Molecule: transfer RNA
Organism: Lentisphaeria bacterium
RNA sequence: GCCCUCAUGGCUCAGUCGGUAGAGCACAUCCUUGGUAAGGAUGAGGUCACCGGUUCAAGUCCGGUUGAGGGCU
Repeated sequence: GCCCUCAUGGCUCAGUCGGUAGAGCACAUCCUUGGUAAGGAUGAGGUCACCGGUUCAAGUCCGGUUGAGGGCU
């Protein structure tokens, strides 16, 4: 220098053919207990890395940038 993969709540990850962003763990409140843990119920928390483009509509498609991992020379 070139190529490939990845970037989504605090963490680990889903998200199908473009159509209201989800799960587990963690966190908060409540129930249960003599008190914890465990268990149960409810809830909060997201600029889908960034900038543009296409589209009625983009996490998803296209271009570029940044970062991480890998490969080639």